Model confidence (mean pLDDT): 87 of 100. A computed fold for a 1414-nucleotide RNA from uncultured Fibrobacter sp., annotated as small-subunit ribosomal RNA. Lineage of the source: Bacteria > Pseudomonadati > Fibrobacteria > Fibrobacterales > Fibrobacter. It matches the Rfam family "Bacterial small subunit ribosomal RNA". The RNAcentral record of the sequence draws on SILVA.

RNA sequence: AGAGUUCGAUCCUGGCUCAGAACGAACGCUGGCGGCGCGUCUUAAGCAUGCAAGUCGGGCGGGAUCGUGGUGCUUGCACCACGUGAGAGCGGCGGACUGGCGAGGAGCGCGUGGGUGACGCACCCCCCGGACGGGGACAGCCGGCAGAAAUGCCGGGUGAUACCGGAUGAGGUCCCCCUUCUUGGAAGAGGGGGAGGAAAGGGGCUUCGGCCCCGCCGGGGGAGCGGCCCGCGUCCCAUCAGCCUGUAGGCGGUGUAACGGACCACCUAAGCUAUGACGGGUACCCGGACUGAGAGGUCGGACGGGCGCAUUGGGACUGAGAUACGGCCCAGACUCCUACGGGAGGCAGCAGCUAAGAAUAUUCCGCAAUGGGGGGAACCCUGACGGAGCGACGCCGCGUGGGCGAUGAAGGCCGGAAGGUUGUAAAGCCCUUUUAUGCGCGAGGAAUAAGUCCGGGAGGCAAUGCCCGGGCGGUGACUGUAGCGCAUGAAUAAGCGCCGGCUAAUUACGUGCCAGCAGCCGCGGUAACACGUAAGGCGCAAGCGUUGUUCGGAAUCAUUGGGCGUAAAGGGCGUGUAGGCGGCCGCAUAAGUCGGGAGUGAAAGGCGCGGGCUCAACCCGCGGACUGCUCCCGAUACUGUGCGGCUCGAGUCCCCGUGGCGCGGCCGGAAUUCCAGGUGUAGGGGUGAAAUCUGUAGAUAUCUGGAAGAACACCGGUGGCGAAGGCGGGCCGCGAGCGGGAGACUGACGCUGAGGCGCGAAGGUGCGGGUAGCGAACAGGAUUAGAUACCCUGGUAGUCCGCACAGUAAACGAUGCACGCUGGGCGUCCGGCGCAUGGCCGGGUGCCGAAGCGAACGCGGUAAGCGUGCCGCCUGGGGAGUAUGCCCGCAAGGGUGAAACUCAAAGGAAUUGACGGGGGCCCGCACAAGCGGUGGAGCAUGUGGUUUAAUUCGAUGGUACGCGAGGAACCUUACCCGGGUUUGACAUGCACGGUGAUGCCGCGGAGACGCGGCAGCCCAGCAAUGGGACCGUGUGCAGGUGCUGCAUGGCUGUCGUCAGCUCGUGCCGUGAGGUGUUUGGUUAAGUCCAGCAACGAGCGCAACCCCUGCUGCCUGUUGCCAGCGCAUAAUGGCGGGGACUCAGGCGGGACUGCCGGCGACAAGCCGGAGGAAGGCGGGGACGACGUCAAGUCAUCAUGGCCCUUAUGCCCGGGGCUACACACGUGCUACAAUGGCCGGCACAGAGCGUGGCGAUGCGGCGACGCGAAGCGUAUAGCUCAACGCGGCCCCCAGUCCGGAUCGGAGUCUGUAACCCGACUCCGUUAAGUUGGGAUCGAUAGUAAUCGCGCAUCAGCACGGCGCAGUGAAUACGUUCCCGGGCCUUGUACACACCGCCCGUCACACCAUCCGAGUC
Repeated sequence: AGAGUUCGAUCCUGGCUCAGAACGAACGCUGGCGGCGCGUCUUAAGCAUGCAAGUCGGGCGGGAUCGUGGUGCUUGCACCACGUGAGAGCGGCGGACUGGCGAGGAGCGCGUGGGUGACGCACCCCCCGGACGGGGACAGCCGGCAGAAAUGCCGGGUGAUACCGGAUGAGGUCCCCCUUCUUGGAAGAGGGGGAGGAAAGGGGCUUCGGCCCCGCCGGGGGAGCGGCCCGCGUCCCAUCAGCCUGUAGGCGGUGUAACGGACCACCUAAGCUAUGACGGGUACCCGGACUGAGAGGUCGGACGGGCGCAUUGGGACUGAGAUACGGCCCAGACUCCUACGGGAGGCAGCAGCUAAGAAUAUUCCGCAAUGGGGGGAACCCUGACGGAGCGACGCCGCGUGGGCGAUGAAGGCCGGAAGGUUGUAAAGCCCUUUUAUGCGCGAGGAAUAAGUCCGGGAGGCAAUGCCCGGGCGGUGACUGUAGCGCAUGAAUAAGCGCCGGCUAAUUACGUGCCAGCAGCCGCGGUAACACGUAAGGCGCAAGCGUUGUUCGGAAUCAUUGGGCGUAAAGGGCGUGUAGGCGGCCGCAUAAGUCGGGAGUGAAAGGCGCGGGCUCAACCCGCGGACUGCUCCCGAUACUGUGCGGCUCGAGUCCCCGUGGCGCGGCCGGAAUUCCAGGUGUAGGGGUGAAAUCUGUAGAUAUCUGGAAGAACACCGGUGGCGAAGGCGGGCCGCGAGCGGGAGACUGACGCUGAGGCGCGAAGGUGCGGGUAGCGAACAGGAUUAGAUACCCUGGUAGUCCGCACAGUAAACGAUGCACGCUGGGCGUCCGGCGCAUGGCCGGGUGCCGAAGCGAACGCGGUAAGCGUGCCGCCUGGGGAGUAUGCCCGCAAGGGUGAAACUCAAAGGAAUUGACGGGGGCCCGCACAAGCGGUGGAGCAUGUGGUUUAAUUCGAUGGUACGCGAGGAACCUUACCCGGGUUUGACAUGCACGGUGAUGCCGCGGAGACGCGGCAGCCCAGCAAUGGGACCGUGUGCAGGUGCUGCAUGGCUGUCGUCAGCUCGUGCCGUGAGGUGUUUGGUUAAGUCCAGCAACGAGCGCAACCCCUGCUGCCUGUUGCCAGCGCAUAAUGGCGGGGACUCAGGCGGGACUGCCGGCGACAAGCCGGAGGAAGGCGGGGACGACGUCAAGUCAUCAUGGCCCUUAUGCCCGGGGCUACACACGUGCUACAAUGGCCGGCACAGAGCGUGGCGAUGCGGCGACGCGAAGCGUAUAGCUCAACGCGGCCCCCAGUCCGGAUCGGAGUCUGUAACCCGACUCCGUUAAGUUGGGAUCGAUAGUAAUCGCGCAUCAGCACGGCGCAGUGAAUACGUUCCCGGGCCUUGUACACACCGCCCGUCACACCAUCCGAGUC
């Protein structure tokens, strides 16, 4: 000192939360010791029991009991003397202190500083004076009586330091007079006169005279303690705004120690209050405590000071002092006793009990110390106090061991292994002994009292006595305590929280949005560092966490130290009261302010220094501090105050202007509607389209005349005026404002403004008027799923006027008012000067912008800049501008204005995207134009669904569905049923045994397999031996098409062959980010050109590659054949040729190169020439950053999980081919541009030896027999088909169409039943161009025709290729789909398939109403 959390990201605002410290704590887990502290915070609830205030015999009368002695004598009583002296009483002092508690109380209660000329004081200290002499009672006691008791009554009698007269009384008190203090006056001080007022004795000693000690009376003084009064300070609510009759004051009294309206009589009618009276709530106050950098905030338990209280309320008595905690009286509640008549009691003293509560201790010891009461003293009393006990409640200290110890043991955990970690940790060895246990020793707190001895002193005749100093001298609750010593032995002693981020510390397993965690953000839905456990780690430690509370962080109430244009926040506007603030000069004053001095600010605490307990906590000493208040002296700049002056602030006068400024009256024209009349005829009106409506009873249209109300076109303008609301035809009147100009005048007269008062749009209200148009409500017509709306036809309030009320608004510039200061530029309105230039000055109104400000947007002399003064307002979102109270209102409603509860956000500005039934520009078979299809039929194929023992699995909008399948009868095969098998069908290591490899036979069986048997005998080396292979057994292990494509690699689809996606440096921005990549032009293209705070670059585009189109050269066999030759019925068949075709290789060719035009002299575009080809010639390969958690764990690879005589492996059979249905992709058709028959012609690209297979022969045919040639420009597949020429068919479910079914065959294959293809014969189905909808392709394309190839034993309507024939159309970019760029809005960002609002449904709560019930 900060951090987390709003967003895709950013900055800001803002709340919530965390880290810190603290506690009279409580709870959970745990717990070794000591010291010092603290310990009913809750019901000021109730209390059993004991103790907490007595003491004095040296004030007094008296004396039980007991002891000793004696007397009487019926030996046990009575009496006497002496000693002892209880209990009670009279009397004195003390019970007003100490101790407890915090209810009440917002008050002179407390704090602080003063006053008392308005007062008191027992005990204590000092001083002065005095104590003479009498009297009468009353307790106790005795006798009697009442009562259960408490207690009381009657009679008798007694003492005093008890009580009462008398005497004296300096001083004191009271009255009168004088002086003095005081502004005057009473009390003050001093003097004089008068009046009235005292007393008590006890003890010691004695030379008996008296002396001494303790007391007594009057008075003065001191110390200390108290009473009363005053200034200042002292919580929340204004949703408490008015309060008050002893109230405010006076005169005279009463009362008190004393002032006072404290009290009483009378008189006056005052007094308090927004500087908060009165009322309500809460609370003892302070020194201080906690926190904080401080300022501040919170608290007032312990300790200390003050106050208040003592079961509740009231009252007085006694006394120096009380209105009295352990006194009295009365009343109330409660408890107890009772003989029912009456009585007793007060723990908020110390212990203790009950209840309450999350929660708070012993019915302990002692007066040894300190302190207090009484006493002359000894001494007595003291739950004050000193100690001990209980409680980790807090603070502080100590310990639970130290050193060495690596094969880094075992075990645990992690890891595939290597290994890592726990961890020098343990063990082990050496050592120590605080603590513990046992034994022993053992301080200090104690001072010196009484007494005694010694020395000194005052006084005195002496003694006791008094004062000072010294010696001896009894006394310890704690306690045999602290401490010390000896002995034993590592021995007796570690836990708690946490480990996702904040925040320090991580792995494994389990779990699977379950169980759970959580302070905030948030974790958990199969790999969870966040749950639980373990291991490890981090933190603290006899504690650790949790909860609660306070302060802090929070500058989040902001004095220090915040804000209000858009985040919460400027009052709708003015006027003005209180208040706050206030120009220049001078004089005075000294209140504020400043300096010096003094008093006070108790102690404790805190701070500094030092000291004592071994340290510390704790305690002691000294210092400083206590920021405050008071008094005195001084200073006078500033502020205040008083006085005097000034003119620049403010204002007045004069002149000139200015305007939709206000109010009143009068006037005008256009338009609208209505009325009357004329002309005139079939519609008008209205809408997206209509209808309601209106019109032949004459509308609309048009003309003339008239009536009415309301509003004022053009001018008109980021033009004007006004404080705001607001103000618009013209004229007149009245009123107010503002501006300019030269002077004169007043002399600070000013600014702001809580309350108050006034004004205040629209709508609304009351009463009265008015009503043309418009027009809530309402009605009708449409629209729609509905349409209580938008649109249309009507239409009432209202809109208008007068008077009155209301008082709100996005009353906005979302920007309070006033003044000063601070660069410029460009408009415009009013005035002035003017050299006539919009050149200068003033006032207003706008735009752009410097500095500056701001989170940014933006503001920027009209500030949101820099300053001053004053007012208003804000403090997270929702609840809510709601409820309630009060005020206002006729009402509607307005003003003021919460809380419970709930959320982790709600927000502002800007950024990048995405999106828009926003805009601009531009592409694409996107639409349009045109051609052919699909969707209907039959069949094929794939999919869904259903079925099944199984119909294996995957693919699922576009981007799954003739897809993985480029070949499911077995195999494939992953599925099902059944039969088998367990080191395995396959790999590899080790151990043992056997054996070359391997080939074969028999039996059982469906086969796998099982049982049994035969043959065979590796390489090197002479050999020993070495190496390799195979089989069997065993063991490590194999194996899995089991799961997860949401753990992955690789590969792929898609956007998309779209033109985009980025980077470096620089620059801009607080930042996200922007710029570059935008702009102008151009392109198929981010293609190129130009411009530009950008300059370059990368991945894409294009090009480089392949095929194809033209051509040259080279090479010519199996290709070719022009010329020459041979041969033939004929054929490049042969010799030969190197021309041509063709093949293959290497080149050329096209580049907007040339010309013209357009364009910017660019890029480029248009046209043209030439050319086989043009403006990327056609096609292919090639797919940027990325998106879809897209697809694939079943191609392969691979993490994790799962199976291990099975989820592996082998075999037979079945299934993947099912079928009421639905969809996709295709094939064949529905026919005449056709079908059938026979005849004729022309390809390209491929393929083949387990193959292609000619000629020939057989079969109607599929095909068979047989065999030449060919490992390929040679021979074969191979007759291409559509086509061309010819015949038939004649519009018909047909000579179309071929499904289906029957029969007979062919071929492949171990095998065509489930389940192949093909052939022939027979059968001939649906179908006559296909609803809504939908697909393809822009040229050698569509359409149409056939051929080949891969897979493959066989099986092709699919796929991949090839050539043949060969079109139509594109005006154009409005619309649909997809896409690119720029821009705009956004509350979207899993991004419009987004976000989000309300009703309803279900449950619960509260309130209201109702039925029923009590």